[in-house]
The RNA shown here (transfer RNA) has 74 nucleotides and comes from a Chloroflexota bacterium. The RNAcentral record of the sequence draws on ENA.
RNA sequence: GGGCGGUUAGCUCAGUUGGAUAGAGCGCCAGUUUUACACACUGGAGGUCACAGGUUCAAGCCCUGCACCGCCCA
Repeated sequence: GGGCGGUUAGCUCAGUUGGAUAGAGCGCCAGUUUUACACACUGGAGGUCACAGGUUCAAGCCCUGCACCGCCCA
C1' cells in the first nucleotide's frame, strides 16, 4: 500500500427488506423482603447508534470519506 470484518447503554451483544417511542442480559440506583447482607421481586436512571458528509418524505440500516481495533495479502 491492497482486501475483509468490526465500532449501538458502564461491560457483552441483538437490531430481519429503510418506516416501532432504539432494545436484551449483566452491572448501577431506589423500593419491597431480611435482625442484617445476599437471593428474589418491582420500578428507575443511563444512547450525538465511533466521527464527518450524502441519498431519501423517512437512515442504527443504503452510499462516500475518515479514525480506531482484528485478520489476511504484498
Its Rfam family is "tRNA". It is annotated as a transfer RNA.